[in-house]
RNA sequence: UGCCGCGUCGUCUAACGGUAGGACGCUUGACUCUGGAUCAAGUAGUUGGGGUUCGAAUCCCUGCGCGGCAG
Repeated sequence: UGCCGCGUCGUCUAACGGUAGGACGCUUGACUCUGGAUCAAGUAGUUGGGGUUCGAAUCCCUGCGCGGCAG
C1' cells in the first nucleotide's frame, strides 16, 4: 500500500427491516450473628458521519479502530 473480515450494556452473547433481549458483573432490598449461597428489583449498549426506507443494530456509501492475507 492492496484485498478480506469484524465492531451491540463493564464482560460474553442474541435480535425476518418493525418496542434492542439474555447471562455474568455491579447497586439496592429480603434472608443470615457476619460473609457466602439463594430470591426479588434496578443498572447499563448498537464505532462516527451521510444515504435508502413509513421505519435501519440490520441494506448502501464514507471515515475510525482491531484482526487476517498478499507484497